A computed fold for a 344-nucleotide RNA from Jejuia spongiicola, annotated as Bacterial RNase P class A. Rfam family: Bacterial RNase P class A. By type it is a ribozyme. Rfam links the family to the GO terms tRNA processing, ribonuclease P activity and dimeric ribonuclease P complex. The prediction has a mean pLDDT of 76.
[in-house]
RNA sequence: UAAGUAAAUCGCCUUAUCGCGACUCGGUUUAAAUCGGGGCGAGGAAAGUCCGAACACCAAAGUGCAACGUAGUGGUUAACAUCCACCAGUCGUGAGGCUAGGAAAAGUGCAACAGAAAGUAUGUACAGGUUAUGCUGUAGUGAAACCAGGUAAACUCUAUGUGGUGCAAUGUCAUGUAAACUAACGCUUGAGGGCUGCACGCUCGAUGUUAGAGGGUAGACAGCUAAAGUGUAUUGGUAACAAUGCACUAAGAUAAAUGAUAAGGGUGUUUUGAUCUUAUUAAUGGAGAGAUCCUGAAAUGAGUUCAGGACAUACAGAAUUCGGCUUAUAGAUUUGCUUAGAUA
Numbered sequence: 001u002a003a004g005u006a007a008a009u010c011g012c013c014u015u016a017u018c019g020c021g022a023c024u025c026g027g028u029u030u031a032a033a034u035c036g037g038g039g040c041g042a043g044g045a046a047a048g049u050c051c052g053a054a055c056a057c058c059a060a061a062g063u064g065c066a067a068c069g070u071a072g073u074g075g076u077u078a079a080c081a082u083c084c085a086c087c088a089g090u091c092g093u094g095a096g097g098c099u100a101g102g103a104a105a106a107g108u109g110c111a112a113c114a115g116a117a118a119g120u121a122u123g124u125a126c127a128g129g130u131u132a133u134g135c136u137g138u139a140g141u142g143a144a145a146c147c148a149g150g151u152a153a154a155c156u157c158u159a160u161g162u163g164g165u166g167c168a169a170u171g172u173c174a175u176g177u178a179a180a181c182u183a184a185c186g187c188u189u190g191a192g193g194g195c196u197g198c199a200c201g202c203u204c205g206a207u208g209u210u211a212g213a214g215g216g217u218a219g220a221c222a223g224c225u226a227a228a229g230u231g232u233a234u235u236g237g238u239a240a241c242a243a244u245g246c247a248c249u250a251a252g253a254u255a256a257a258u259g260a261u262a263a264g265g266g267u268g269u270u271u272u273g274a275u276c277u278u279a280u281u282a283a284u285g286g287a288g289a290g291a292u293c294c295u296g297a298a299a300u301g302a303g304u305u306c307a308g309g310a311c312a313u314a315c316a317g318a319a320u321u322c323g324g325c326u327u328a329u330a331g332a333u334u335u336g337c338u339u340a341g342a343u344a
Stems, first nucleotide, its partner, number of pairs: 001340010012265007020041002023038006043315001047326002050324005055166004067162005072086004087101001088099004102157002107155002109151002124139005170222004181212005192204004229248008266313009276303006285294003
């Protein structure tokens, strides 16, 4: 320098204007609402919903069968099919990658080519034996020829694990339906209301007046974001991980806000011009008897630096919360290691 390999990190920024969401402070206001100020407002995967948990409700004596997982050894963890270490196998020159890593002496099944035959066996050649017969040996095919052969990402067996549904869980309040329901009183022999300080009086009055309970649709609230939390340092451990100290608080909407425009900047790709370096070809001039050598205008290719233009700037969108896995992802950065070449 080139090509790889393993791991980690980032994944556009700033300003202005307009707009959206819940919150908070203030003004107007009975309230509803509205106006103004303020800070806050998506991810590394928020995705797939594949695995494991928290949490909630339902179910539940025990045992077995079925069904569905898991499968080297040890460790880690709240838990796991994740993760870490090691062993074994396998792929790679290597750094490293991958694992479909229990059992083939219970049974069933399957097996290209070759071969008579891959098993319910039985035949080709030669030799031997027999009254006769794969009865015996050798050759031949093949990884394997009756023998503990191969295959379980075939059934199966062994060991071991698994109750179900998911925050649309679940709980609280409760408009409407409703002049419904229940009870008491009343229905012209007037309950009760209005006018009124009180009485009289006038008036309304039967689809009446008063009281009460229930279920839980719309909607509201809780669940709901301070947590197996984030960052950092130290210590222990090969590591996963654990312990301790310090600092920090960072969406919580509900048919669902987190956006748009403009300007500037960053990064990448490409292109134009200039510049310098370098490789190849090589005009011209020179040397030489010649082969050839020296010089090196110019052209082409590659790259450095500077300036300008154009284009691009991905995948994607919280919805109870975590730990993993898988998948998508323009582009950028860092570190360890390997192989090959060159130079010192």

The gene name in the source record is rnpB.